[in-house]
RNA sequence: AGCUUAGAGUUUGAUCAUGGCUCAGAUUGAACGCUGGCGGUAUGCUUAACACAUGCAAGUCGAACGGUAACAUAGCUAGCUUGCUAGCUGAUGACGAGUGGCGGACGGGUGAGUAACGCGUAGGAAUUUACCUAUUGGCGGGGGGGCCCAGAGAAAUUUGGAUUAAUACCGCAUAAGCCCUACGGGGGAAAGCGGGGGACUACUUGUAGCCUCGCACCGAUAGAUGAGCCUGCGUUAGAUUAGCUAGUUGGUGAGGUAAUGGCUCACCAAGGCGACGAUCUAUAGCUGGUCUGAGAGGAUGAUCAGCCACACUGGGACUGAGACACGGCCCAGACUCCUACGGGAGGCAGCAGUGGGGAAUAUUGGACAAUGGGCGCAAGCCUGAUCCAGCAAUACCGCGUGUAUGAAGAAGGCUCUAGGGUCGUAAAGUACUUUCAGAGGGGAGGAAAGGUUGUAGUUUAAUAUGCUGCGACUUGUGACGUUAACAACAGAAGAAGCACCGGCUAACUUCGUGCCAGCAGCCGCGGGAAUACGAUUGGUGCAAGCGGUAUUCGGAAUUACUGGGCGUAAAGCGUUCGUAGGCGGUUAUUUAAGCAAGAUGUGAAAGCCCAGGGCUCAACCUAGGAACUGCAUUCAAAACUGUCAGGCUAGAGUAUGGUAGAGGAUAGUGGAAUUUCCGGUGUAGCGGUGAAAUGCGUAGAGAUCGGAAGGAACAUCAGUGGCGAAGGCGGCUAUCUGGACCAAUACUGACGCUGAGGUGCGAAAGCGUGGGGAGCAAACAGGAUUAGAUACCCUGGUAGUCCACGCCGUAAACGAUGUCAACUAGCCGUUGGGGGGCUUGUCCCCUUAGUGGCGCAGCUAACGCGAUAAGUUGACCGCCUGGGGAGUACGGCCGCAAGGUUAAAACUCAAAUGAAUUGACGGGGGCCCGCACAAGCGGUGGAGCAUGUGGUUUAAUUCGAUCAACGCGAAGAACCUUACCAGGUCUUGACAUCCCGAGAAUUUUUACUAGAGAUAGUUUAGUGCCUUCGGGAACUCGGUGACAGGUGCUGCAUGGCUGUCGUCAGCUCGUGUCGUGAGAUGUUGGGUUAAGUCCCGUAACGAGCGCAACCCUUGUCCUUAGUUGCCAGCACGUAAUGGUGGGAACUCUAAGGAGACUGCCGGUGACAAACCGGAGGAAGGUGGGGACGACGUCAAGUCAUCAUGGCCCUUAUGGGUAGGGCUACACACGUGCUACAAUGGUCGGUACAGAGGGUUGCCAAGCCGCGAGGUGGAGCUAAUCCCAGAAAACCGAUCGUAGUCCGGAUUGGAGUCUGCAACUCGACUCCAUGAAGUCGGAAUCGCUAGUAAUCGCGAAUCAGAAUGUCGCGGUGAAUACGUUCCCGGGCCUUGUACACACCGCCCGUCACACCAUGGGAGUGGGUUGUACCAGAAGUAGGUAGUCUAACCGCAAGGAGGACGCUUACCACGGUAUGGUUCAUGACUGGGGUGAAGUCGUAACAAGGUAGCCGUAGGGGAACCUGCGGCUGGAUCACCUCCUUU
Repeated sequence: AGCUUAGAGUUUGAUCAUGGCUCAGAUUGAACGCUGGCGGUAUGCUUAACACAUGCAAGUCGAACGGUAACAUAGCUAGCUUGCUAGCUGAUGACGAGUGGCGGACGGGUGAGUAACGCGUAGGAAUUUACCUAUUGGCGGGGGGGCCCAGAGAAAUUUGGAUUAAUACCGCAUAAGCCCUACGGGGGAAAGCGGGGGACUACUUGUAGCCUCGCACCGAUAGAUGAGCCUGCGUUAGAUUAGCUAGUUGGUGAGGUAAUGGCUCACCAAGGCGACGAUCUAUAGCUGGUCUGAGAGGAUGAUCAGCCACACUGGGACUGAGACACGGCCCAGACUCCUACGGGAGGCAGCAGUGGGGAAUAUUGGACAAUGGGCGCAAGCCUGAUCCAGCAAUACCGCGUGUAUGAAGAAGGCUCUAGGGUCGUAAAGUACUUUCAGAGGGGAGGAAAGGUUGUAGUUUAAUAUGCUGCGACUUGUGACGUUAACAACAGAAGAAGCACCGGCUAACUUCGUGCCAGCAGCCGCGGGAAUACGAUUGGUGCAAGCGGUAUUCGGAAUUACUGGGCGUAAAGCGUUCGUAGGCGGUUAUUUAAGCAAGAUGUGAAAGCCCAGGGCUCAACCUAGGAACUGCAUUCAAAACUGUCAGGCUAGAGUAUGGUAGAGGAUAGUGGAAUUUCCGGUGUAGCGGUGAAAUGCGUAGAGAUCGGAAGGAACAUCAGUGGCGAAGGCGGCUAUCUGGACCAAUACUGACGCUGAGGUGCGAAAGCGUGGGGAGCAAACAGGAUUAGAUACCCUGGUAGUCCACGCCGUAAACGAUGUCAACUAGCCGUUGGGGGGCUUGUCCCCUUAGUGGCGCAGCUAACGCGAUAAGUUGACCGCCUGGGGAGUACGGCCGCAAGGUUAAAACUCAAAUGAAUUGACGGGGGCCCGCACAAGCGGUGGAGCAUGUGGUUUAAUUCGAUCAACGCGAAGAACCUUACCAGGUCUUGACAUCCCGAGAAUUUUUACUAGAGAUAGUUUAGUGCCUUCGGGAACUCGGUGACAGGUGCUGCAUGGCUGUCGUCAGCUCGUGUCGUGAGAUGUUGGGUUAAGUCCCGUAACGAGCGCAACCCUUGUCCUUAGUUGCCAGCACGUAAUGGUGGGAACUCUAAGGAGACUGCCGGUGACAAACCGGAGGAAGGUGGGGACGACGUCAAGUCAUCAUGGCCCUUAUGGGUAGGGCUACACACGUGCUACAAUGGUCGGUACAGAGGGUUGCCAAGCCGCGAGGUGGAGCUAAUCCCAGAAAACCGAUCGUAGUCCGGAUUGGAGUCUGCAACUCGACUCCAUGAAGUCGGAAUCGCUAGUAAUCGCGAAUCAGAAUGUCGCGGUGAAUACGUUCCCGGGCCUUGUACACACCGCCCGUCACACCAUGGGAGUGGGUUGUACCAGAAGUAGGUAGUCUAACCGCAAGGAGGACGCUUACCACGGUAUGGUUCAUGACUGGGGUGAAGUCGUAACAAGGUAGCCGUAGGGGAACCUGCGGCUGGAUCACCUCCUUU
């Protein structure tokens, strides 16, 4: 000596929840991209247990042995003589090959196999253990085998002969505390070598014996170490693997082993394992640990350490203490190599290295200096173990790439609102420093041993030797290594990148691109103004690294032990009974299995953690502690659970007496109704529907009366009433039978609850056999409907529906709510039972068992549930884990079949879903309004023409405009306009500013030429204004470039303006309150209004924008004023006229006031608001009309009014010019005009307006012309003059119902006017011509009063050119019962799968493309079972054959052994037949995905036939129909219940 639990994005218009996907963190034996200074420490084939060239990785001992091939030394000999060569001597150092010993079973590699006593942990008994330690005893004697020679062979290798050594081998002897034993006994080993000594013995010196020391050797015992064996517990997934097993399980006996054991064999028995998962299949070495995590867990098993397994593949044994042996052997197989073709050789998963595979992993390095191992007495040798170095940013850690100062805020970049801002103290400059790297220099530690020698002990006879301790000598030991560290030298010098910047997530600008190129972890970005692509500037984050990829854990409470759920989101089995299992009332004992406590052993080391120490720090290393949550043993305890045995009665049950009931089964029986048949009456229809038709009927239907037959179902009672486990059960009677409840006692004594498997029941449909068959009715037929109608509707109609027996086993089998038990406010009904009370009732109270409604607490995401819980708890079972694929495929089980049950994966999406909210919508509901309908009047749609649009045409017919475009922009296209087209023409430009040069400007005062003109050229007139005399201003021409210019694009970048819903009554806010929240309330409700207008009520109280009012106009009156207007009274005058004097009354003009407010009365209403009626009044309930248009919607319209961002054009998309076009014309549509006539046309006559306009103008009188018009010139800058005759009307005449005396198109001719110019292409006039049209199909428009209709007048635009537009007055109606319906709108409510909001959403077939998958005649592999054949090497057994050293035997021979043969076991191999798995397969099935394909419209609203579930039939397809069920159905009505008053 412990630390500490974080969330975010994404479903929606928004919300809460559920739920998946994704991200932020850490990690790695990593690989990839860009980049790269240094050092330390680690790590480095995860893939092909694929194949391997080359070198090395296991040898050593001469102190075991015979010896001497090579080397060296020494000696000798020969050649020969400084010296060299050759030979000899094993003499010495040594030592090739060999015999022998020990070691090659360690160390090193790999993870194929293995789901196992393989591993981990804790134990155990029936074993062994070379070398090591200790103890004890011994160590005597004898015998037999190489090198060498010869042969065969290419080689590897091998055969024969002769002769010898040993610590080789074999006997003999001896022996124990050893082994065996029948307790008598029997068996039973060894080896020497080296150093020293010289007393004794042998012989000749000297050796040998001998003595001693050391090392060996043999037997035994004990230990240590290692190994073998057994057991408990733990150790992946699959049940779409449920049964497995004959040596199998046990016993007895034998064999075998180091040892137990079916390990093996003989016999006997029939066992053994398994739902607590056997067997089978797939995958996998296990652990300490490692990564992650708050933890519990999850994932993993590189490096290091322990164990196991393997060594080319398979089998086998030998040797040995130890192997069935990585660098040993034999056999079989595959592969490679050598070969003289006869035969042979090999095994890198040792270290390097090569090829291959792969995204990917290093040097054919140095050294035994250290640590360790083998051998050896030792020196030493060997050691790819190991220690080092090399390569790699592969990981972790550390350091550096400078420091300080420095504003002229430099240059430059970027940006910009043009001022500036920013990179930025950053740089430069100035002053310093020198880590690291660099060049040179000296320079630790890793080294301890060992050797030689001295000395002190000990062994010994000994001073030998050995051992122990101490000392000396350096004699020598370093691969790393040019080591670490150190000082000195030089100089800022050599050293920064990568990713990101839409949100999550820290960090933004400009340019390019234009749904392209591209990005993307999720959401998503890109279609012309991209913080999201690519680049730039800037910024942010990390840093010698940084990113993205892959892996694991986390976040994910998203498998929930800690720590989730199941009414509607995924999820309660359809429902009983019941086995195993789980759980279990009360009381006193017993025991100690569980639980709890102590101790002991163990839990390897390393690692993690803590605090020390060492490298300058750190990483790293090191010693200590803690921990290792576990297992085992033991002691004590006894509350709780369990066990043993005993009581109790509250759970459960039994008995007694009652009660209610569509509980079940069987048999019988009843009436009503439908249908059919028979008979009567009777006549023409019946039936059916939205409307019809098919059908029935004059052969007599339907109707009606009587009779008969037959089947099925049981009206009323009837009730959120009853019974049942559920499905379900309904006339009545009888029999049999199950359960429940109540009351009071008695009895049993926990007998209980749940319930995996199992088992019974289980609607409808369906199936089998046999009946039955009235009605109904899938299929089917016909008729309708429809674009079609395989449907809805109609007429028929078969299975079926019914019964008996047998199957099926599913439903929205629902309360979408498992069963049992306990507890937790109330109130009101209802069914069955019991008790009590009195006032005896249609009564009240209590209790119990059901069955309902509301509701407190609590719960819930909300809705809701609420003693019948979805509340608070306990017990047990079932089920869920994103959507789709799919309740599908395959397999199994069940079924006669239909099918049921169990039940995946590939692939695909970022959602799918629940509840609630706000809207919108509904062929939902309620209330209300509007010329919305209705009631009326007049039109359009038919004709001709005018005008606009579409279309077509064209060189061009410029452009824009859906309701809300279409007599619209355009209040006026012959040129111009003009934007369009084809020509010709100009390029600083037709227009603006600036600069330079020249010139008066100027202008027609002129004229001419070319041209279509623009334009070009020539010519003439002219010399201006101001001035301080320098010049200036304005203008023209020429030149230069900045720029001009664009009716080019984008109204989906915009401003402004406008339309529309809609003059509809709405739209919001503050505070408060309610709700987790979106939101609600207010704003809803009762009245009322034109109105969210007002009143009342009210968890709301107030407020704002809208409504209304204020403004203009009109209607009445008054006051003031009186010209150009007026003229009553007075006067004058005229043919006549306010013409004149005058007047100011009236009209009028134009200024200001008054007036109208539900103010008054009555009634209704709630004592309100208000409404109805009335009075008065010019006007009455906003008097009429206008202007005025809330929040917003439509990416509505307009870039072509204007303005404007961006883009585009710049000798043209700009400018000028002349001509053409916008005026076309098979057609379609809109808006108008004129008509079709007699309420009219024509002719003649006579009246009455208002509002406007006028000097580039209106133009009078007069005259001319049939007329358009011409001429003329008065007046007028306008209450003065002119335009200017109003027309319908009225009074007459004529026409007489006709294509006309209607209608006027079209065409011919002749003219007028405007204008440079009427051809394309004007208007008007006259003469002539005289088309369609006789009131208009479906459909559709306007209008509610001075309105519609009708009549004319004026104005703007304009040279001219209205049937259009805007105004003006004249004449002047009809109708509105009413809100059922159509359309639009407002409020409330309801449903919703819509939110781009119904022009919504959305389903299925078909066609095309792609993807994965199922079936499939089969085909090809892997693996495995069974049966059989076969049988290498080897071991064991047998043995008639052959051979044979040790021992026995005098010998013959024997014992023993080897070879051969043979038997058993057995690998490879083969045959036959199964299982399983993988791949593939013509064809085929469905599934998924895809921007705009086809057909329909099934679902969401009552989705237009309510939908859905199960089942059956049918159909191109969604689907339709039958039967039963559900509400997760809208609406209306009724019933019941509840709440409030």
The RNA shown here (small-subunit ribosomal RNA) has 1541 nucleotides and comes from an uncultured prokaryote. Its mean pLDDT, the model's own confidence on a scale to 100, is 83. Rfam family: Bacterial small subunit ribosomal RNA. Its family is annotated with structural constituent of ribosome and ribosome in the Gene Ontology. The sequence is in RNAcentral, with records from ENA.